This is a predicted structure of a 72-nucleotide RNA (transfer RNA) from a Candidatus Woesearchaeota archaeon.
It matches the Rfam family "tRNA". Rfam classes the family as a transfer RNA.
RNAcentral holds the sequence, with entries from ENA.

RNA sequence: CCCCAGCUAGCUCAACCGUAGAGCGCUCGGCUGUAGACCGGGAGGUUGCUGGUUCAAAUCCGGCGCUGGGGA
Numbered sequence: 001c002c003c004c005a006g007c008u009a010g011c012u013c014a015a016c017c018g019u020a021g022a023g024c025g026c027u028c029g030g031c032u033g034u035a036g037a038c039c040g041g042g043a044g045g046u047u048g049c050u051g052g053u054u055c056a057a058a059u060c061c062g063g064c065g066c067u068g069g070g071g072a
Stems, first nucleotide, its partner, number of pairs: 001071007010024004018055001026042005048064005
């Protein structure tokens, strides 16, 4: 320098262009002599940044950034 993949909740990951979710964690409650386990509720998100396409973008397109892999 070239090519490919990834970037979404604290962590690990989902999401045929049409309400952004799950598990774990956190928190409140139930249960229990206490804790754990188990059961129920809740909080937590500028979807890496910036433009564009569209009635509508996490999703499609351009540029940039970061991480990983491959090539020269």